[in-house]
Notes:
This is a predicted structure of a 158-nucleotide RNA (Lysine riboswitch aptamer) from uncultured Faecalimonas sp. RNAcentral holds the sequence, with entries from MGnify. Model confidence (mean pLDDT): 79 of 100. NCBI's taxonomy places the organism under Bacteria, Bacillota, Clostridia, Lachnospirales, Faecalimonas. The model forms 100% of the base pairs in the Rfam consensus.
RNA sequence: GAUAGAGGCGCGGUUUUAAAGAGUAAGGCUUGAUGUAAGGCUGGACAGGUUGUCAGGUCAGAAAGGUAGAACCGCCGAAGAAUUGCUUUCUUGUCCGGAAAGUUUUUCUGGGACGCAGCAGAAUAUGCGGCGUACUGUCACAGAUGUGGAGCGCUAUC
Numbered sequence: 001g002a003u004a005g006a007g008g009c010g011c012g013g014u015u016u017u018a019a020a021g022a023g024u025a026a027g028g029c030u031u032g033a034u035g036u037a038a039g040g041c042u043g044g045a046c047a048g049g050u051u052g053u054c055a056g057g058u059c060a061g062a063a064a065g066g067u068a069g070a071a072c073c074g075c076c077g078a079a080g081a082a083u084u085g086c087u088u089u090c091u092u093g094u095c096c097g098g099a100a101a102g103u104u105u106u107u108c109u110g111g112g113a114c115g116c117a118g119c120a121g122a123a124u125a126u127g128c129g130g131c132g133u134a135c136u137g138u139c140a141c142a143g144a145u146g147u148g149g150a151g152c153g154c155u156a157u158c
Stems, first nucleotide, its partner, number of pairs: 001158005008076001010075009027059008039051003043096005079109004085103006110136002113133004118128003138149004
């Protein structure tokens, strides 16, 4: 240097089913209040276009992300997070900002579990990183069951 492997409630993805989302959002009809453009129409500014907004009743009524089961696929920096640049979308147009997806630069994390606070989320589900606790795999050291390190690691073969 190449190839092949190991950690275990191991990681990620696709399809399908189910619960929840939710009798919610949007919509039709109707009643009332307010408004005739100063106001409203993603967050802001400008321009253009347009005319609504709120509350009640009634009719009918979704979906996405996330979750669980099953099957299949790719794997063991599997993958995740933060960050830099670029592209696209969210939007009638321009600019600023924000969000999402892809890709890229750099940095961090061996792994899962539990707990704490935080963020996201409809949610008490769940996810994410941070901190802490013990456990576990691996290597090194040693006074021999303790200490320490990190995956750019470890083991085997060539």